[in-house]
Context: one part of a larger RNA
């Protein structure tokens, strides 16, 4: 100098930041991943239109999926991101700088296609079992669920032949024309195969470099390399069989110990030294150990299976659960905040939108934890007032300090005004593209309507009064600042020298006085 800091005294306001460093202990409650009716079959609930009833003349009952919309299903994205934490790992983990033998959903460009069929299951119905958690039997049904067909230059296997392999449709709009009025056809959106570039992402590989110990000297049999075969999205002892006997090591192997790595912090003239909170890039883990499903991406924080410890319901047969997400608890510690408020904006997932969800986010509270900024009044005032406190008893000093006079209102309270964060999106309409169309739709302009947690915001103007606002540490020397009284090697102080046995500028206490100030001191740990 510094700090994610504690304590001890004291504490007016305000921006901007930070805020379990300890037990990766256990966790009550509540939210923290859902959406899409424009995939589908429906109707539990609302709500509208229709029909019937009763009646109190606008209610109630019933009914019909008609329409709005929608619970529970079936499908599809998404749920591998985002949010948390540092427990492991001394490693290709990470930092650099390079390579080959690879995948890559959603988007971008491009080329080609979307044919013609089937048979299930969920929901629902009936039956059963169980205490529950679910679970089991039969029935019927839909689809962008499924499964054949057909067609495939470029795709895969083999590399000569030959051989294998897709798809799905939903919604707008509409002059002919044909209709079994459901559409066919036409067109536009949005899906949907295949295939090829890209772009982003990811996985594998290699040189350097990355903490201590030698009171750790030898280590290693899939080990090292080779061939055939397995696997993988893909190299490779990644695994297997035979083979050969290699391989690292005093330039520190092996082995113990400690430790997430970076960019950066801090500190220092610098070279270095110390450290990795917050922010942002990787890395690992999501009760503890092990494993796969699924999928483009997981060996998956709020996904299954298993074991294990713990906790918890039970009708003793069996269940259920994982805050190192956000709040909160207990605990543990010198110590570390609210069960808050919005989805207004920024961002993300879903939808064609409208719009849902989002404890990511933005904001708010709670702390002097930091830093930064303001204030706690400004002028004038000698009788140098009492009053303290020294004294050589004249006096001196607190001190212009108070009081008195004369002003100002920052800031804090009152009371009005008051922006910026808000672009969109929707409605209406112009002229373009698209089209067979002047439907629809898509992009740009115009106009209109509104959208704000924060928030009694920022900030401006008024009012009223000096009104509400100063402490700490230190005063033997280093080190800026003296004097008295008490106490007498007692009590005590102390960072180092050292004070303190009767006059102690060193201990207590009082007057003064130095220092820094909303903070000043100690303590701990870094340079």
């Nucleotide at each position: 100098a510094g700090c994610g800091a504690a304590c001890g005294c004291u504490g007016g306001c305000g921006g901007u930041a930070u805020g379990c460093u300890u037990a990766a202990c256990a966790c009550a409650u509540g939210c923290a991943a859902g959406u899409c009716g424009a995939a589908c079959g429906g109707c539990a609930g609302c709500g509208a239109a229709g029909a019937g009833a009763g009646c109190u003349u606008g209610c109630u009952c019933u009914c019909u999926g008609u329409c709005g919309g929608c619970g529970a299903g079936u499908g599809g994205c998404g749920a591998a991101c985002g949010g948390g934490u540092g427990a492991g790992u001394a490693a290709c983990g990470c930092g650099u700088a390079g390579g080959a033998a690879u995948c890559u959903g959603c988007c971008c460009a491009a080329u080609a296609g979307u044919u013609g069929g089937g048979g299930a299951c969920a929901a629902c119905c009936c039956g059963g079992g169980g205490a529950a958690a679910c679970c089991c039997g039969g029935g019927c049904u839909a689809a962008u669920a499924c499964c054949g067909u057909a067609u495939a230059c470029u795709c895969c296997u083999u590399a000569c032949g030959a051989g294998g392999g897709a798809a799905a449709g939903u919604c707008g709009g509409g002059g002919a024309u044909c209709u079994u009025c459901g559409g066919a056809c036409c067109u536009g959106a949005c899906g949907c195969u295949a295939u090829u570039g890209g772009a982003u992402g990811a996985g594998c590989c290699u040189g350097c470099g990355u903490c201590u110990g030698a009171u750790u000297a030898g280590c290693u049999a899939g080990u090292u390399g080779g061939u055939g075969g397995g696997g993988u999205a893909a190299u490779g002892g990644c695994c297997u069989a035979c083979c050969a006997a290699g391989g690292c090591a005093a330039c520190g192997a092996u082995c113990a110990g400690u430790a997430g790595c970076u960019g950066g912090u801090c500190u220092g003239a610098g070279a270095g030294g110390a450290u990795g909170a917050u922010c942002a890039g990787c890395c690992a883990c999501a009760c503890u150990g092990g494993g796969a499903c699924u999928g483009a991406g997981a060996c998956a924080c709020g996904g299954c299976c298993c074991a294990g410890a713990c906790u918890c319901c039970u009708a003793c047969g069996g269940g259920a659960g994982g805050c190192a997400g956000c709040a909160g608890u207990g605990g543990g510690g010198a110590a570390u905040a609210u069960u808050g408020g919005a989805c207004a904006a920024u961002g993300g997932g879903g939808g064609c939108a409208a719009c849902c969800c989002u404890g990511a986010u933005c904001c708010a509270g709670c702390a002097a934890u930091a830093c930064c900024g303001c204030g706690u009044g400004u002028g004038u005032g000698a009788a140098g007032a009492a009053g303290g406190c020294c004294c050589u008893a004249g006096g001196g000093u607190u001190g212009u300090a108070a009081a008195g006079c004369a002003c100002u209102u920052u800031c804090a309270g009152u009371a009005g005004g008051g922006a910026a964060g808000a672009a969109a999106a929707g409605c209406a309409u112009a002229a373009g593209g698209u089209u067979a169309a002047u439907a629809c739709c898509c992009a740009u302009g115009u106009g209109u309507c509104u959208u704000g947690a924060c928030g009694g915001u920022a900030c401006c103007u008024a009012c009223a009064g000096a009104a509400g606002a100063a402490g700490u540490a230190c005063c033997g020397g280093c080190u800026a600042a003296c004097u008295c009284c008490g106490u007498g090697c007692c009590a005590g102080c102390a960072g180092c020298c050292g004070c303190g046995g009767u006059a102690a500028u060193a201990c207590g206490g009082a007057g003064g006085g130095u220092g820094c100030a909303a903070g000043c001191g100690u303590u701990a740990a870094u340079c």